[in-house]
Molecule: SAM riboswitch aptamer (S box leader)
Organism: soil metagenome
RNA sequence: UCUUAUCGCGAGUGGCUGAGGGUAGGGCCCGAUGAAGCCACAGCAACCGUCCGGAGCGUCCGCUUUGGAUAGGUGCUAACUCCCGCCCGGUUUCCGGGACAGAUAAGA
Numbered sequence: 001u002c003u004u005a006u007c008g009c010g011a012g013u014g015g016c017u018g019a020g021g022g023u024a025g026g027g028c029c030c031g032a033u034g035a036a037g038c039c040a041c042a043g044c045a046a047c048c049g050u051c052c053g054g055a056g057c058g059u060c061c062g063c064u065u066u067g068g069a070u071a072g073g074u075g076c077u078a079a080c081u082c083c084c085g086c087c088c089g090g091u092u093u094c095c096g097g098g099a100c101a102g103a104u105a106a107g108a
Base pairs, nucleotide, nucleotide: 001108002107003106004105005104006103007102012041013040014039015038016037020030021029022028025084026083027082042077043076044075047073048072049070050069051068052067053066054065055064056063057062081101086098087097088096089095090094
């Protein structure tokens, strides 16, 4: 960089340090009652892995799909991915759907 899936729910304390952070723009928020970062411990979560079943396919091996368990690999622990922008629709202060962008996982 590309492909596929998901973006609902959930889960924080302490230490070091010291001014930013929420992707970019516009908002609106968070932040010296301590931002980001690092460390320790704790927690959340079932994408991959592992284990146990159901169903289907297949000549055994196996493949697909589905349910459960599990924290080994990642990830995450303010606000719907904080909201909006662009397109479409509606009963148009608003609501719904989609695109773009982004995040995470798996694969290339």